Annotation: The part of an RNA shown here (small-subunit ribosomal RNA, central domain) has 348 nucleotides and comes from an uncultured rumen bacterium.
Context: one part of a larger RNA
RNA sequence: UUGGGCGUAAAGAGUGCGUAGGUGGUUACCUAAGCGCAGGGUUUAAUCUAUCGGCUUAACUGAUACUCGCCCUGCGAACUGGGUAGCUAGAGUGCAGGAGGGGAAAGCGGAAUUCCUAGUGUAGCGGUGAAAUGCGUAGAUAUUAGGAGGAACACCAGCGGCGAAGGCGGCUUUCUGGACUGUAACUGACACUGAGGCACGAAAGCGUGGGGAGCAAACAGGAUUAGAUACCCUGGUAGUCCACGCCGUAAACGAUGAGCACUAGCUGUUGGUUCCGAACUGGAAUCAGUGGCGCAGUUAACGCAAUAAGUGCUCCGCCUGGGGAGUACGCUCGCAAGAGUAAAACCC
Numbered sequence: 001u002u003g004g005g006c007g008u009a010a011a012g013a014g015u016g017c018g019u020a021g022g023u024g025g026u027u028a029c030c031u032a033a034g035c036g037c038a039g040g041g042u043u044u045a046a047u048c049u050a051u052c053g054g055c056u057u058a059a060c061u062g063a064u065a066c067u068c069g070c071c072c073u074g075c076g077a078a079c080u081g082g083g084u085a086g087c088u089a090g091a092g093u094g095c096a097g098g099a100g101g102g103g104a105a106a107g108c109g110g111a112a113u114u115c116c117u118a119g120u121g122u123a124g125c126g127g128u129g130a131a132a133u134g135c136g137u138a139g140a141u142a143u144u145a146g147g148a149g150g151a152a153c154a155c156c157a158g159c160g161g162c163g164a165a166g167g168c169g170g171c172u173u174u175c176u177g178g179a180c181u182g183u184a185a186c187u188g189a190c191a192c193u194g195a196g197g198c199a200c201g202a203a204a205g206c207g208u209g210g211g212g213a214g215c216a217a218a219c220a221g222g223a224u225u226a227g228a229u230a231c232c233c234u235g236g237u238a239g240u241c242c243a244c245g246c247c248g249u250a251a252a253c254g255a256u257g258a259g260c261a262c263u264a265g266c267u268g269u270u271g272g273u274u275c276c277g278a279a280c281u282g283g284a285a286u287c288a289g290u291g292g293c294g295c296a297g298u299u300a301a302c303g304c305a306a307u308a309a310g311u312g313c314u315c316c317g318c319c320u321g322g323g324g325a326g327u328a329c330g331c332u333c334g335c336a337a338g339a340g341u342a343a344a345a346c347c348c
Stems, first nucleotide, its partner, number of pairs: 003320004007302002012316001014200004021193003025087007033080002035076008049065006090190001091187003094183004102176007109153001114148007124135002161168002205246006214240002219235004257315006265293012297304002321348003330341004
């Protein structure tokens, strides 16, 4: 609980697509459902409220009025709705362009780590605050040559780019999504939002089968310490990688839902376009992004400030003192882990 809110106090769903629903540009005509006015009908008594009255007053009590709603009739400028016919400023398509780590698959490349083989070579190496565990005369570390294998792609690299979000970075090819700019040929409101629903969704985790270089939960040892189930060191298994299937959560954050419109400026940067200039690699304008400042306004303050947290409109989600508790129970989903939904007693 007809209120006020949701960047940080409780509160924006992780993200998208979209059903129902809600809302919806502009012109003309028709309609008259909504809406307004008038009249009529019907309908509750008491009570309440207002006015007048009766008991000396009051309580009490009488009368009148008011009282939702429903139905009928008539009229109505505008607005909403419905219908018809149009329009092009919203939306979409076409055409012409340039940009991009957007996605999927296949192939290729170099640096580095590790391991193996061989050569050179000899007593150390490694590690730390200092050490030790560890490795090494069965020849290590170092260095040279060859080979194997897996994972990640230095520089470029950027307050930069792309994507709805999660996220995306070596190179090439194939397939493929979206955005932007210009034009104004086409459609003619086809739009916005979106309860349910569906899809996507980091890491960790799970199932089956591969793979396994480095790193590394668990674990073992060495140190440190009063202790040290840690921080440091030496090792090291799941895992990290691939394929397919599940899980569905994160400080999934801009802690800021989506769309549209309006509201001073200044300055970087990315991708386009136009103009000026006549050659500087400039200047101006404009569209779309992405940053920094800053006025009005706003805010409890911090701050936000055309990428709004300003001013308005539409739709959705959510909050309502702290703990108990994002828990119990029930239900749905899941192989499980668990996830989703979601209380109360009681205490303050």